[in-house]
Context: one part of a larger RNA
RNA sequence: UGCAUGGGUGCCUGAGGAGAAGGUCCCUUCAGUACGAGAGGAACGAGGGAUCGGAGCCUCUAGUUCAUCGGUUGUCCGGCAGGGCAUUGCCGAGCAGCCACGCUCCAAGGGAUAAAGGCUGAAAGCAUCUAAGCCUGAAGCCCACUUCAAAAAGAGGCACCUUUAAGAGCACCCGUAAAUGACGGGUUUGAUAGGGCAGGGGUGUACGCAGGGAGCGCAAGCGACCUGCUCAGCCCGCCUGCUACUAACG
Numbered sequence: 001u002g003c004a005u006g007g008g009u010g011c012c013u014g015a016g017g018a019g020a021a022g023g024u025c026c027c028u029u030c031a032g033u034a035c036g037a038g039a040g041g042a043a044c045g046a047g048g049g050a051u052c053g054g055a056g057c058c059u060c061u062a063g064u065u066c067a068u069c070g071g072u073u074g075u076c077c078g079g080c081a082g083g084g085c086a087u088u089g090c091c092g093a094g095c096a097g098c099c100a101c102g103c104u105c106c107a108a109g110g111g112a113u114a115a116a117g118g119c120u121g122a123a124a125g126c127a128u129c130u131a132a133g134c135c136u137g138a139a140g141c142c143c144a145c146u147u148c149a150a151a152a153a154g155a156g157g158c159a160c161c162u163u164u165a166a167g168a169g170c171a172c173c174c175g176u177a178a179a180u181g182a183c184g185g186g187u188u189u190g191a192u193a194g195g196g197c198a199g200g201g202g203u204g205u206a207c208g209c210a211g212g213g214a215g216c217g218c219a220a221g222c223g224a225c226c227u228g229c230u231c232a233g234c235c236c237g238c239c240u241g242c243u244a245c246u247a248a249c250g
Stems, first nucleotide, its partner, number of pairs: 006162007016148004022052008035040001053106005061100001063098002068093005073086005095237001109143003116136004170250001171187005192247003195243005200236004208229005215222002
């Protein structure tokens, strides 16, 4: 743009397409059964697992974590405190996120058939699975399962709104989305994002003060470090709840 005649919102149908979403093996039972003189020795069915592959996820485990917290070396900011730089200076730990080495799931069944096995049965008084007809029969085919899909030109359907417009867009605050668009949520009739508070989480006990302190010093005093105030201090790109303080104006 179209769907032959108003515009739209929401929900569907599913022609047709895509997929490999499964593959293999082992164990238990069936059963020392059927079978077989014995030796030996199944299967159908049922249950459990392993591995390869596929999809999803982050509770656990593990990795990463240039958020963060802590330790520490050199140097600089006059000293303290607090910091800058040195590969993130180096080291220890590390939530969220992302991930695999982690976790979850990946049947059964139905239909039509192939080879094949049969039934009935003539041609051909018999016989014959076949000529008419019929029953079975595969990891294969079509469904079933997941997904796209009304541009399926036979261009679909239902409900509702609406020419006073309905509705949509721009803009703004955002993210379950994202290269830009798009998609989704919110815009004061508001918890959309930020902030604040509380919970949870990470580090691991801050500064300061007080007490102790090997030793040094004639003395005054200095003093690494330890302990207490202190599960402190600091932080949170994450989660939960509350709260219009800030921004959702126009």